[in-house]
Molecule: small-subunit ribosomal RNA
Organism: metagenome
RNA sequence: UAUUCUGGCUCAGAACGAACGCUGGCAGCGUGGAUUAGGCAUGCAAGUCGAACGGGAACCCGGAGAUUCAAGUUUUCGGACGAGAAUUUCCGGAGGAUAGUGGCGAAAGGGUGAGUAACGCGUGGGUAACCUGCCCCUGAGUUGGGAAUAACUCUCCGAAAGGAGGGCUAAUACCGGAUAUGGUCAUUUGUCGCAUGGCAGGAAGAUUAAAGGCGGGGAUCCUUCGGGACCUGCCGCUCGGGGAGGGACCCGCGUCCCAUCAGCUUGUUGGUAAGGUAACGGCUUACCAAGGCUUACGGGUAGCCGGCCUGAGAGGGUGAUCGGCCACACUGGGACUGAGACACUGCCCAUACUCCUACGGGAGGCUGCAGUCGAGGAUCAUUCGCAAUGCGCGAAAGCGUGACGAUGCGACGCUGCAUGGAGGAUGAAGGCUUUCGGGUUGUAAACUCCUGUCAUGCGGGAAAAACGAUCAGGCCCCGAAUACGGGUCUGAAGUGAUGGUACCGCAAGAGGAAGCCACGCUAACUCUGUGCCAGCAGCCGCGGUAAUACAGAGGUGGCUAGCGUUGUUCGGAUUUACUGGGCGUAAAGGGUGCGUAGGCGGCCCCGUGUGUCGGAUGUGAAAUCCCACGGCUCAACCGUGGAACUGCAUUCGAAACUGCGGAGCUAGAGUUCAGGAUGGGAGAGCGGAAUUCUUGGUGUAGCGGUGAAAUGCGUUGAUAUCAAGAAGAACACCGGUGGCGAAGGCGGCUCUCUGGAAUGUGACUGACGCUGAGGCACGAAAGCCGGGGGAGCAAACAGGAUUAGAUACCCUGGUAGUCCCGGCCCUAAACGUUGCGUACUUGGUGUGGGGGGUAUUGACCCCUCCCGUGCCGUAGCUAACGCGUUAAGUACGCCGCCUGGGGAAUACGGCCGCAAGGCUAAAACUCAAAGAAAUUGACGGGGGCCCGCACAAGCGGAGGAGCAUGUGGCUUAAUUCGAUGCAACGCGAAGAACCUUACCAGGGUUUGACAUGCAGCUGCACAUCCGGUGAAAGCCGGAUUCCUUCGAGGGUGCUGCACAGGUGCUGCAUGGCUGUCGUCAGUUCGUGCCGUGAGGUGUUGGGUUAAGUCCCGCAACGAACGCAACCCUUGUGUCUAGUUGCCACUCCCGGUGAUGAGCCGGGAAGCACUUUAGACAGACUGCCCGUACAAGCGGGAGGAAGGUGGGGAUGACGUCAAGUCAGUAUGGCCCUUACACCCUGGGCUGCACACGUGCUACAAUGGCCGGUCCAGAGGGACGCAAUAUCGCGAGAUGGAGCAAAUCCUCAAAGCCGGCCUCAGUUCGGAUUGGAGUCUGCAACUCGACUCCAUGAAGUUGGAUUCGCUAGUAACGGCGUAUCAGCUACGACGCCGUGAAUACGUUCCCGGGCCUUGUACACACCGCCCGUCACAUCAUGAAAGCCGUCUGCACCCGAAGUCGCUGAUCCAACCCGCAAGGGAGGAAGGUGCCGAAGGUGUGGGUGGUGAUUGGGAUGAAGUCGAACAAGGUA
Repeated sequence: UAUUCUGGCUCAGAACGAACGCUGGCAGCGUGGAUUAGGCAUGCAAGUCGAACGGGAACCCGGAGAUUCAAGUUUUCGGACGAGAAUUUCCGGAGGAUAGUGGCGAAAGGGUGAGUAACGCGUGGGUAACCUGCCCCUGAGUUGGGAAUAACUCUCCGAAAGGAGGGCUAAUACCGGAUAUGGUCAUUUGUCGCAUGGCAGGAAGAUUAAAGGCGGGGAUCCUUCGGGACCUGCCGCUCGGGGAGGGACCCGCGUCCCAUCAGCUUGUUGGUAAGGUAACGGCUUACCAAGGCUUACGGGUAGCCGGCCUGAGAGGGUGAUCGGCCACACUGGGACUGAGACACUGCCCAUACUCCUACGGGAGGCUGCAGUCGAGGAUCAUUCGCAAUGCGCGAAAGCGUGACGAUGCGACGCUGCAUGGAGGAUGAAGGCUUUCGGGUUGUAAACUCCUGUCAUGCGGGAAAAACGAUCAGGCCCCGAAUACGGGUCUGAAGUGAUGGUACCGCAAGAGGAAGCCACGCUAACUCUGUGCCAGCAGCCGCGGUAAUACAGAGGUGGCUAGCGUUGUUCGGAUUUACUGGGCGUAAAGGGUGCGUAGGCGGCCCCGUGUGUCGGAUGUGAAAUCCCACGGCUCAACCGUGGAACUGCAUUCGAAACUGCGGAGCUAGAGUUCAGGAUGGGAGAGCGGAAUUCUUGGUGUAGCGGUGAAAUGCGUUGAUAUCAAGAAGAACACCGGUGGCGAAGGCGGCUCUCUGGAAUGUGACUGACGCUGAGGCACGAAAGCCGGGGGAGCAAACAGGAUUAGAUACCCUGGUAGUCCCGGCCCUAAACGUUGCGUACUUGGUGUGGGGGGUAUUGACCCCUCCCGUGCCGUAGCUAACGCGUUAAGUACGCCGCCUGGGGAAUACGGCCGCAAGGCUAAAACUCAAAGAAAUUGACGGGGGCCCGCACAAGCGGAGGAGCAUGUGGCUUAAUUCGAUGCAACGCGAAGAACCUUACCAGGGUUUGACAUGCAGCUGCACAUCCGGUGAAAGCCGGAUUCCUUCGAGGGUGCUGCACAGGUGCUGCAUGGCUGUCGUCAGUUCGUGCCGUGAGGUGUUGGGUUAAGUCCCGCAACGAACGCAACCCUUGUGUCUAGUUGCCACUCCCGGUGAUGAGCCGGGAAGCACUUUAGACAGACUGCCCGUACAAGCGGGAGGAAGGUGGGGAUGACGUCAAGUCAGUAUGGCCCUUACACCCUGGGCUGCACACGUGCUACAAUGGCCGGUCCAGAGGGACGCAAUAUCGCGAGAUGGAGCAAAUCCUCAAAGCCGGCCUCAGUUCGGAUUGGAGUCUGCAACUCGACUCCAUGAAGUUGGAUUCGCUAGUAACGGCGUAUCAGCUACGACGCCGUGAAUACGUUCCCGGGCCUUGUACACACCGCCCGUCACAUCAUGAAAGCCGUCUGCACCCGAAGUCGCUGAUCCAACCCGCAAGGGAGGAAGGUGCCGAAGGUGUGGGUGGUGAUUGGGAUGAAGUCGAACAAGGUA
């Protein structure tokens, strides 16, 4: 890296009273202050009844008066009368506002969720312990009186709110009396019941009521003539009985979290008596008893439910809207009234707050509807109407109603509709992209033909939503009644906030109506920009120059009037596992036993009926969900019906199982007995070996210790050795995956005491059993306290070493401790990392104990049963490893424990401990993992086997010197660039004076030095020559001059446009090529098989080889790329072929010699030999011997060559982001009068220095001089150059020959002789001076060579290091490429001379195979822990400080109930002529209780706190540690 598992994190779904961003056409139905139960301006939200009552305003009518007018009539014209009008006063009537008395209501409706963990809620019951206004049914009654008081009026106080006093008056207000069907009380009878008791009845007692109002009526009576009595109806009133609905109380069950809250409680628990209540009750009080509760008590959070959301379900979450219950009304307390309240818009008191004030005092309570401020991410109109529904009042009309009905605002949600339809391809333009061809947007648009929803305009539409009451008529009831009244049916007129709305019709016209998010995972992909920047991000992660992840664009996908984001809940998550999980190694078995509660429990019978099962009945409100049908055009929404509500209760039944009661049984368990085994425990005694010490003897210089040493001991005699003695501790051999014990643990021998287990056998008990929360006991080592002991060992400590350091590992010493007694501690990798018990499920083989069998004299062996202890393995299980009758298999019972890693086995609290510390045990914060097993690699200072000039054995070098060359560094205008461990560094470069050249300075050119195309212009060939300037390039100027088929073309020049050009960047975008591991022997595939899988097998194993070469074996069988062979060269031979090669034989010529032989040179002939270059042969472990199964190996023969004959070419899969964009090619980026091009000069050669590679040496195996022998392979025409001449020489002159087996091109070392004689030399040649030669346009920077002179360092080279195994090393020269010349001492080749050594694989380096460990996989140049130092964050402790909640004790004590008092006050009733008294009551006073407040003292909780502790994270720093034997496991 890949895999399987464990395990957490994250996403995809649905939902919401939502909020935010972008966008926004219409309609319907819903829904909207979740936060500050924070504060509130303003308006409205509870009134009504005149048919309960007394008064009674405005307005109207009538009458009278006054004033001002006045039509008209009349007139004596002065006036008079005057209907009528206006204003005003008084009286009467009608009227009924408003306030009051009275009744009913105001306790409903509406709001909110602060409080409440409670009989508050839910569900099911109970009340024989209760209440009930209005309503319904029913019985009886409704009689007769009285005294006041508001209003009103008068006076007074006060700013106001409000109040005081005098006077008048009514009632369905108030108060007595009568009556009592009845009720209540005591008494009694019957009957019933679950106790107290209930119900029905009887008798005589006691006690107990009332209110009227409004109609109608005809006889009779009365009358103040209004009417009344009387009859009748309705509404009321009183006392009873019953009902309905409502309420109250009690009970079973259910109802969140924390045990780091374990004990709580004094009216507490019960009783008796009394009080109180509608009623039971410690509800309250007194007395008595001492009880009661236990997940209490305490803390936190929370209204509960029907339901709602989610989910397959079980569950989980939630409690908006609608509905049921509860609680609350500024905060706290209290009662009054009433049928009902301890009362949202009533009262009293206390605090806080706000407002008014004349400062004396008062007022208020939006958690009603609107609205406002504040806080907040955030939630609407100070709208219309009582038309409907409902409620209150009323006889009714009606009035009231911010309940309600409507409308408005908000895409907040659900639902429906539209934004057009059909045709339309030069596939338009534009955009985007492109490989430049195209593709895509896309039938999309344009265009043509249609349609008309919604919106707009106009018109219709009083549709539906309407009853009641009134009037008219019919029928029925009441009644004397055709009155009245009531009921019912029909008809008539009238009543609408919404609203001119829904709906319908017409008109016009595609016209007014689409966005949001995404595009790695995940549906949907490209371009550009950016360049770890800007940014994104749900998780993983993306971004460092080719970003499908950032930003923009185009395109695409998804949803759609919405779309995304955020928040929250459930789901996925079987990730708390009831359904439905686990604990050997992943998190998880308690250290072990005994045992309490609890849980579970053998066989048979009887009973019961707890659980269980079945039936029936009641209940499980409505709404919701589901189904069916129906109504709005559909749907959402709504209606009707059904089903369901999985529950609870009552009752009837069943009896298998379970529970309970009873009676038995023996298989579980236990007791007794027998003989054995045992390091089980405790105590006492004894023993030998060893060690150390002491004493004495012998003896002498060392001993000891280590990797090596030193410290240490020793001449005052050690070590060694002998003898004697002393001390303490531990028990060699036996000894063994053998024994015993619950575990920890237990080992010399003997004795005493004592525990348990196994085996065997009969008898006995009769389920007595299993497990075991708490509890108790035991519990290695270390440690602690007290007392002993102390030989050896040995923390701490000291010294010596090692080391960079060494507070370690090693050594020398050494104290606690280790040992014993007594007492604590209570933890371990206390591990089989495996709780205990029981049962079941193939086997094999050891071993310990006991028994049985055959046999034996007896035993051993053998067979067999039980118990223990090991190994291997079947099925099965397991993620795998593994387990496997000693289970981790199959089941049951019980206990303990786990729920991501870290923080943390920590903090705080509690308990224990002398202390050290132990047990219990969190959170904040942080991470996207942590982890298990196995796999393949890689690695190891792991192992095994093997190879290589890897070591060793040798030879010669490097490292020291001088020089050459390359590199680094330095320098410089530039010292161009690249290569950098091996695998850069005499490398690219097989040639830097100019050129090269890419660098620098300066001078110039701009379609360009070079390619192609187009257009235009004309001149002309190309080119040559000349002049000026200049360093040149270039610039300026002049002269000569084209070909032609004549159309114009070709060539060339100029101008312009496309473009050229770039050794500019990226080798980490690439191709190609190359290096390296490595010429190492490896790397894979197909099919099959094994494994859940990664993967394995094959390729491992036994041999063998240079080799995965070959053989054998094998769940493998085959195959591919590599190895080998095929290719080239070299070594031997044969054949063919002889020119330029060869010259033996033969001939000829010349020279020499003696005209000889012979020798030398040349020619002819020849092709024998050598040789050349083609073909072939040859070598294959073929033959022999030995060995081996084979492959092969060893030896031998033959052979030129022998086991790959030597050498070369040839480099598997891959590794190193190895090297190269500067050889070429090439994507992208960059420059374009310059990063292009030309030129001159300079630089690449620069020099305090460092390194690599070489050359030459240091000399005598040498140097110098002279003579002399032998190559191969190459090169040659811009060339190689001979003979000859000149020069000391480099070289020059000259030029035969040669496009070459023909011509040119000295081999050197060697050998022979001579000199030198060990020295800075006759070694060495650097450096420098002078003189030259050659090449070249040109040798200054900066060439090579020659000669003369000069003569430096250097006397064999430290640590270290390189090459080489045979024609090799070493030594010697020769050639070639590049090239004008040369820095070549380099590179590539060639031949000559020609060694030494290899025992061997221990070690170093590299490699191969197998195996092992691993926390590595970027793979050891890996990974990774802790301290310290720095920064940030959260948290603990802390002297204290501040807040909040609360317990206890005490003080003060409002309002108010209750009690007592009540000398003051009081109309009704009683007595009384009266005065007055009585009865009854009130004010006031007082007592108990009592809210707020105060004081003191505790507790809980939160905040803060100098300082301090650890933790987490972070770029990088220091030191060491872990992972491999991690280098001391």